[in-house]
RNA sequence: GGUCCCUUAGUUUAAUGGAUAAAACAAGGACCUCCUAAGUCUUAGAUGCAAGUUCGAUUCUUGCAGGGACCGCCA
Numbered sequence: 001g002g003u004c005c006c007u008u009a010g011u012u013u014a015a016u017g018g019a020u021a022a023a024a025c026a027a028g029g030a031c032c033u034c035c036u037a038a039g040u041c042u043u044a045g046a047u048g049c050a051a052g053u054u055c056g057a058u059u060c061u062u063g064c065a066g067g068g069a070c071c072g073c074c075a
Stems, first nucleotide, its partner, number of pairs: 001071007010025004018055001027043005048064005
């Protein structure tokens, strides 16, 4: 340098064109308890960035950024 894959909440995963983006764990609050843990209820939290296509984009296209795999060149 070339080809391909990945990027969603603090973490691990869903959602694959129809919207209020779902869940588990973690975090905060309440109840319970003498206290803690466990348990029950509850709250907040995310689509890497920028454009494009579309009535509508997490999903499709392009560029950029980060990560990974393979190949090539020089030495």

Transfer RNA from Cellvibrionales bacterium UBA2618, 75 nucleotides, folded computationally. RNAcentral holds the sequence, with entries from ENA. Model confidence (mean pLDDT): 80 of 100. Taxonomically the source falls in Cellvibrionales (Bacteria, Pseudomonadati, Pseudomonadota, Gammaproteobacteria). Its Rfam family is "tRNA". By type it is a transfer RNA.